[in-house]
Context: one part of a larger RNA
RNA sequence: GAGUAGCGUUAAAACGGGUGAGAAACCCGUUCGCCGUAAGCCUAAGGUUUCCAGGGGAAGGUUAAUCCUCCCUGGGUUAGUCGGCCACUAAGGCGAGGCUGAAAAGCGUAGUCGAUGUGUAGCAGGUCAAAUAUUCCUGCACCAGCGACGUGUGUUUGAGUGAUGGAGUGACGCAGUAGGAUACACCAGCCACCCGACGGAUGUGGUGGUUUAAACCUGUAGGGGGAUCGCCCAGGCAAAUCCGGGUGAUCAUAUUCCCUGAGGGGUGAUGACGAUUGGCUAACGCCUAUCAAGUGGUCAAGUCCACACUGCCAGGAAAAACUUCUAGCGAGCACGUCACUGACCGUACCGCAAACCGACACUGGUAGGCAGGGAGAGCAUCCUAAGGCGCUC
Repeated sequence: GAGUAGCGUUAAAACGGGUGAGAAACCCGUUCGCCGUAAGCCUAAGGUUUCCAGGGGAAGGUUAAUCCUCCCUGGGUUAGUCGGCCACUAAGGCGAGGCUGAAAAGCGUAGUCGAUGUGUAGCAGGUCAAAUAUUCCUGCACCAGCGACGUGUGUUUGAGUGAUGGAGUGACGCAGUAGGAUACACCAGCCACCCGACGGAUGUGGUGGUUUAAACCUGUAGGGGGAUCGCCCAGGCAAAUCCGGGUGAUCAUAUUCCCUGAGGGGUGAUGACGAUUGGCUAACGCCUAUCAAGUGGUCAAGUCCACACUGCCAGGAAAAACUUCUAGCGAGCACGUCACUGACCGUACCGCAAACCGACACUGGUAGGCAGGGAGAGCAUCCUAAGGCGCUC
């Protein structure tokens, strides 16, 4: 320079009470305003304690601060089923032998790693002064292994198991429009309460609630399909009863049989939840009344049936699990009931942001899911619910 520029999107504040040395900004309350395909909720990456409680007031906070994502002390992350680990492979990596190279090293077979994919058993409610919950508790389930008991079946008249081998399956594109269904929402009925401080209002009145899962049983709308048996065979690197090829017979052309399959119904549930009333608390909230009703319809999905159907050309992973076949092994195996076991790692919190990436509490950037109501073709736009904020002078 200069007490100048500025104090970081013009979404906005006002009042009362509390605490305190001190309050425009902290806490509580009543209004007002803003977002509402978000400025709400879940979650991946990343961060790494920032989470919660008590205390603090030097620095950080573009001002003050009794407040904080700041400082101090203490506390907090609970899993057979969620995710990882595990089994399996993709691109790609490494790579016994091997090839190349003067060497360092490069490439690469068998293999071995490697998820963003495949396999894979759990849902609902509740919760302590706070902080975790598909993890704790309650209720009802499921999976794998193991043991006991019972029943059945089998031991050469072979139950069962079974490859590192064969086959099937896993197993997949895009576009289009039609159906069925549900979530969500809305309305009626039902339940509880209310009848009004300027007039009217017992009425076609007002406010609130009307919620319930996985699992097991049933097997529907829809979609797909030839099926069974006999004989033969230079194929599937050996074998095969499996797959494939040939041939014959019987039945069928599906509303009826087989496969698949949402949803619905029943059980789960004599359970849980449940507005409100009354009582208690500084507040969050807690307790009580066996707490009430807890039904039907309409609309209707970017969700499910399901890449199911139809069409098209650019023709749309692999392997394991699983099923089956033998080569083989072979004395147990199946079902029911009961009991036991199920390790290790992640789990707090932020997560369109003041906690991540941008030197900052920075108008920027950041994958995925949910996304109510009125108007509307609409995830546009405007208003609004739940919820969250008024952007630190």

This is a predicted structure of a 393-nucleotide part of an RNA (large-subunit ribosomal RNA, domain III) from a bacterium. Rfam family: Bacterial large subunit ribosomal RNA.